[in-house]
Context: one part of a larger RNA
RNA sequence: GAUUGAACGCUGGCGGCAGGCCUGACACAUGCAAGUCGAGCGGCAGCGGGAAAUAACGUAAGUUGUUUUGCCGGCGAGCGGCGGACGGGUGAGUAUAAUCUGGGGAUCUGCCUGGUGGAGGGGGAUAACUAUUAGAAACGAUAGCUAAUACCGCAUAAAGUUGACUGGCUUCUGUUAUUCAACCAAAAUGGGGGACCAAUUGGCCUCAUGCCAUCAGAUGAACCCAGACGGGAUUAGCUAGUCGGUGAGGUAAUGGCUCACCGAGGCUACGAUCCCUAGCUGGUCUGAGAGGAUGGCCAGCCACACUGGAACUGAGACACGGUCCAGACUCCUACGGGAGGCAGCAGUGGGGAAUCUUGCACAAUGGGCGCAAGCCUGAUGCAGCCAUGCCGCGUGUGUGAAGAAGGCCUCCGGGUUGUAAAGCACUUUCAGCGGGGAAGAAGCUUUUAGUACAAAUAAUGCUAAUUGCAGACGUUACCCGCAGAAGAAGCACCGGCUAACUCCGUGCCAGCAGCCGCGGUAAUACGGAGGGUGCGAGCGUUAAUC
Numbered sequence: 001g002a003u004u005g006a007a008c009g010c011u012g013g014c015g016g017c018a019g020g021c022c023u024g025a026c027a028c029a030u031g032c033a034a035g036u037c038g039a040g041c042g043g044c045a046g047c048g049g050g051a052a053a054u055a056a057c058g059u060a061a062g063u064u065g066u067u068u069u070g071c072c073g074g075c076g077a078g079c080g081g082c083g084g085a086c087g088g089g090u091g092a093g094u095a096u097a098a099u100c101u102g103g104g105g106a107u108c109u110g111c112c113u114g115g116u117g118g119a120g121g122g123g124g125a126u127a128a129c130u131a132u133u134a135g136a137a138a139c140g141a142u143a144g145c146u147a148a149u150a151c152c153g154c155a156u157a158a159a160g161u162u163g164a165c166u167g168g169c170u171u172c173u174g175u176u177a178u179u180c181a182a183c184c185a186a187a188a189u190g191g192g193g194g195a196c197c198a199a200u201u202g203g204c205c206u207c208a209u210g211c212c213a214u215c216a217g218a219u220g221a222a223c224c225c226a227g228a229c230g231g232g233a234u235u236a237g238c239u240a241g242u243c244g245g246u247g248a249g250g251u252a253a254u255g256g257c258u259c260a261c262c263g264a265g266g267c268u269a270c271g272a273u274c275c276c277u278a279g280c281u282g283g284u285c286u287g288a289g290a291g292g293a294u295g296g297c298c299a300g301c302c303a304c305a306c307u308g309g310a311a312c313u314g315a316g317a318c319a320c321g322g323u324c325c326a327g328a329c330u331c332c333u334a335c336g337g338g339a340g341g342c343a344g345c346a347g348u349g350g351g352g353a354a355u356c357u358u359g360c361a362c363a364a365u366g367g368g369c370g371c372a373a374g375c376c377u378g379a380u381g382c383a384g385c386c387a388u389g390c391c392g393c394g395u396g397u398g399u400g401a402a403g404a405a406g407g408c409c410u411c412c413g414g415g416u417u418g419u420a421a422a423g424c425a426c427u428u429u430c431a432g433c434g435g436g437g438a439a440g441a442a443g444c445u446u447u448u449a450g451u452a453c454a455a456a457u458a459a460u461g462c463u464a465a466u467u468g469c470a471g472a473c474g475u476u477a478c479c480c481g482c483a484g485a486a487g488a489a490g491c492a493c494c495g496g497c498u499a500a501c502u503c504c505g506u507g508c509c510a511g512c513a514g515c516c517g518c519g520g521u522a523a524u525a526c527g528g529a530g531g532g533u534g535c536g537a538g539c540g541u542u543a544a545u546c
Stems, first nucleotide, its partner, number of pairs: 001546004006542005013393006019386002021351001026349003030346003035082003040079002043075002047073003050069008089304003099228006107221002112217007120154001122152002129144005160183005166177004188209006196203002230276003237267003242264008279301004283294004306327005329340004357383001359382003365379001366377004396426004406417004430487001432482005440473001443469002447465006490535005495516003501530005511518002
């Protein structure tokens, strides 16, 4: 000099963009952060509507109430499907099983894309519900009823899986081709409809979504190898599933991954083993570069989810807001027993020099579910707080010498503050008040027309026009008007390094200080004042890196 996720002191007008627990991976009150599908299913608790019965009032029309009815819109709880493995957080552990770069073969892959083929015919349950019942609660028990795209057989079966014969190739382990044998599947739902069948739905046809098998692709994931990637030798030897082989088991898959047997190997001064420290990278800071330091925000990968262990489900987890066991801690309890996990977003206590709101919205982007409408989304978009940083703007402009007054200095003549102020003439950025006012909106929906499909003028899809709905930010950005210089400057320094000097006070005291050093009666070095210098909504100090 440059830099910072900074802190502290003094000061503080506005805006844009970014950033904001670096410490205790300490403990957490409260709310929210993962649901969705009725176009899979049985149903009907609540809400709204319809229908029926009945009561009251009324001349009547009718109104109100009660009961019944899933009939309709819908839908709590339940069965079922998909998603809760993404998104979000943190960096404890990890010096290699991670990461980065390059390569490899023995693998799997839900949703998605393309292709080939299929979807026949049956069965038995179970929740919800009802009844009884245990318990303070959490959670249950027994009996009975019922459905499915839930579950289970059977049929069908190749280009799938397994095996066999023969032939080719071969590194002799396999690989490939023909043929043969065995084995393995499925689920429906919704819209519309002219004939025909059945006469309530329906069969049938068609469209849409879904289902099964398989081949490819894409994406994602798993595994292996090499090199690179901290410090310590005041750590020199380490290792028995250890190193290799055969066989078996296991896995999606190779492999001591595991096991039985056999052999005795394997690593190491090019630093094994042990100890300490540490998430890695793209990058970031600095530097002319080489290098050094660093890994906060953003992005990729990894690891973790109160601590330790384990598996289940699933395409995917050994699973942050799932399960089980053990432990510590906290809470409830009727003392028998139970409940919990903010390193999600806010927020609280604590620790600390130190780090924010218990905000708004799903309008946009993205994600989950759904045919869709839509619902959910503390992801995200925004707003709030903080000069924490970077950038921009303002705090006026011009004129104005009687060089006013006051302050300070003085050799008492004057000098300086100083065109500075006052005065005069203007301007109105920003802030304030009032008015206007984009873009972020792509879509979804109503109706009509055309078109594709189809037996069809229906349905569905597409295209065009059209109706309605949809903005958190938001009193938006921006523009116009109004008033009036009106509301807006400090901080550090002035001995040398280093830009900037005098007076007073003090008297080796009080104090200063980055280094050299100042201060003991004329201190440009302490304290104050006047003046000056530097930077400026900041300035200085401290800490840290180059």